[in-house]
Molecule: RNase P RNA; transfer RNA
Organism: Salinisphaeraceae bacterium
RNA sequence: GGAGUCGGCCACGCAGUCGCGGCGUCUCGUGCAGGCGUCGAGGAAAGUCCGGGCUCCGCAGGGCAAGGUGCCAGGUAACACCUGGGAGGCGCAAGCCUACGGAAAGUGCAACAGAGAGCAGACCGCCCAAGGUUCGCGAUGCGAAUCCGGCAAGGGUGAAAGGGUGCGGCAAGAGCGCACCGCGCCACCGGCAACGGCAGGCGGCACGGCAAACCCCACCUGGAGCAAGACCAAAUAGGAGGGCGACGCGCGGCCCGCGCAGUCCUCGGGUAGGUCGCACGAGGCCGCUGGUGACAGCGGUCCCAGAUGAAUGACUGCGCACGACAGAACCCGGCUUAUCGGCCGACUCCCUGA
RNA sequence: CGGGGUAUAGCUCAGCUUGGUAGAGCGCCAUCUUCGGGAGGUGGAGGUCGUAGGUUCAAAUCCUGCUACCCCGACCA
Numbered sequence: 001g002g003a004g005u006c007g008g009c010c011a012c013g014c015a016g017u018c019g020c021g022g023c024g025u026c027u028c029g030u031g032c033a034g035g036c037g038u039c040g041a042g043g044a045a046a047g048u049c050c051g052g053g054c055u056c057c058g059c060a061g062g063g064c065a066a067g068g069u070g071c072c073a074g075g076u077a078a079c080a081c082c083u084g085g086g087a088g089g090c091g092c093a094a095g096c097c098u099a100c101g102g103a104a105a106g107u108g109c110a111a112c113a114g115a116g117a118g119c120a121g122a123c124c125g126c127c128c129a130a131g132g133u134u135c136g137c138g139a140u141g142c143g144a145a146u147c148c149g150g151c152a153a154g155g156g157u158g159a160a161a162g163g164g165u166g167c168g169g170c171a172a173g174a175g176c177g178c179a180c181c182g183c184g185c186c187a188c189c190g191g192c193a194a195c196g197g198c199a200g201g202c203g204g205c206a207c208g209g210c211a212a213a214c215c216c217c218a219c220c221u222g223g224a225g226c227a228a229g230a231c232c233a234a235a236u237a238g239g240a241g242g243g244c245g246a247c248g249c250g251c252g253g254c255c256c257g258c259g260c261a262g263u264c265c266u267c268g269g270g271u272a273g274g275u276c277g278c279a280c281g282a283g284g285c286c287g288c289u290g291g292u293g294a295c296a297g298c299g300g301u302c303c304c305a306g307a308u309g310a311a312u313g314a315c316u317g318c319g320c321a322c323g324a325c326a327g328a329a330c331c332c333g334g335c336u337u338a339u340c341g342g343c344c345g346a347c348u349c350c351c352u353g354a
Numbered sequence: 355c356g357g358g359g360u361a362u363a364g365c366u367c368a369g370c371u372u373g374g375u376a377g378a379g380c381g382c383c384a385u386c387u388u389c390g391g392g393a394g395g396u397g398g399a400g401g402u403c404g405u406a407g408g409u410u411c412a413a414a415u416c417c418u419g420c421u422a423c424c425c426c427g428a429c430c431a
Base pairs, nucleotide, nucleotide: 001350002349003348004347005346006345007344008343009342010341012319013318014317015316016315017314018313020040021039022038023037024036025035026034027033028031042325046336047335049334050333051332052331053330054225055224056223057222061256062255063254064253066221067220068219069218070217071085072084073083074082075081086100087098088097089096090095101216102215106214107213108210109209123155124154125151126150127149131147132146133145134144135143136142137141163181164180165179166178167177168176182205183203184202185201186200188197189196190195229276230275231274232273239267240266241265242264243263244262248260249259250258269430270429271428283302284301285300286299287298288297289296290295320323355427356426357425358424359423360422361421364380365379366378367377374411382398383397384396385395386394404420405419406418407417408416
């Protein structure tokens, strides 16, 4: 100098004028008035995909069903998130990716092609040792072809064809035998574990794939959602029809249990106003301590949107790198998706110079 | 704001549960019939299964992300 990996941060800036929402305060002509002060979108506020808080369903109880998660250990309020580790894969490397339990419990699936597709099979091929046949010859035999057969090396089909290489062996072959490699089980050693190691023993290989097929195993989950829910006010016909009488409803998949003598559904009628929930929180920042780390503990410090037709904007000037995706609506922790660019730190590889 | 569902040919839909050649009706095109048209008969064309990945030998179908569209939900008595 070039290429790249990981982590963190920022999200046009400054000034002026005029506006908007919340809170506090002051003033008066008491009006949703005016003045002053102060605060006023995001890293994703998004998708609503997970998890929790909160609220109600009397309690949130038992069983089944259903759903979810799925290497191991830890973190956390909890998680499908995060951290550390293992295994597998990618990269020269820094690093990155993985729905990664079980197919020697069971059931099932594999179209087409192919001889054979699941305790498989012989189309081409190889062989003629044993038992036969035919032919030839130098004839108690030999050679060639072949039947019954043998084989699974080689070819071929397929996504997939029941270990690999070599030597021996054989009529030809084959874990048929042996050596090495691979594989499985057991023992031993290390590790909390996943798992790893091994010049140990046993087994010629039995145990192919699919569980984002049913299923099995382990663990987790009651339901609904701020239009939850509580209060005040207003208005109307507490009217009509139907179901049930515990086989109903609360209860949202079923049963048990618990509660309710009336209850539920539909039609019709009325009002579409206000207050709370609702902004101090698993909160932000800084420091110390423990831990490899996620994180935890302690101390200090700060207050940081709260609307309900719903505020956070418009204009002017200057500057430059010319400004992306995008707007809170009960709250929080994650994931995923969208995003012009810029800054900082750590590290890897290549080239060059000393 | 919350909850639920759908996407397959030009249109309306099936197929998805249990993965293996993508189908039906209407419409379209050609042809027969007719003087011509319609109706009718025969034949045919037309689909990246919304989109991007993943699992699998194989995906419209199973799983995940995204996009578009549709439906429902106030309170009182």